[in-house]
């Protein structure tokens, strides 16, 4: 150097809750705030979960609607997979 590791140092990042904006919703940006994380830097490729305004499909109906599914949106702090990267003890 490269890989596996994660003592110790420098430093990072930020969960629940609140305040304010967006958002139909899941949620997502900013302040404050620490539960925690060696990738809790970064990508929706896999999988998993989560919303349901709209628009299809199907059933059902008390003809006003429900309910599932599709598409369509989030979740990277669910889990995998790729990518980057800081220090160096055993």
């Nucleotide at each position: 150097g490269u890989c596996g590791c994660g003592a110790a140092a420098c430093g990072g990042c930020a969960a629940a809750c609140c305040c304010g904006a967006c958002g139909g919703a899941a949620g997502u940006c900013g302040g404050g705030g620490a539960c925690g994380c060696a990738a809790a830097g970064c990508u929706c490729c896999g999988g998993g979960g989560c919303u349901u305004a709209c628009a299809c499909g199907u059933g059902g109906u008390c003809c006003g609607c429900c309910a599932c599914g599709u598409c369509a949106g989030c979740c990277g702090g669910c889990c995998g997979a790729g990518u980057u990267a800081c220090c160096g003890a055993a």
A computed fold for a 90-nucleotide RNA from an uncultured Gemmatimonadota bacterium, annotated as c-di-GMP-I riboswitch aptamer. The model forms 95% of the base pairs in the Rfam consensus. It was read from a public genome assembly, where an Rfam model found it. Its Rfam family is "c-di-GMP-I riboswitch aptamer". About the family: GEMM was predicted in a large-scale screen for bacterial structured RNA regulatory elements. The coordinates come from a structure-prediction model, not an experiment, and the mean pLDDT is 88.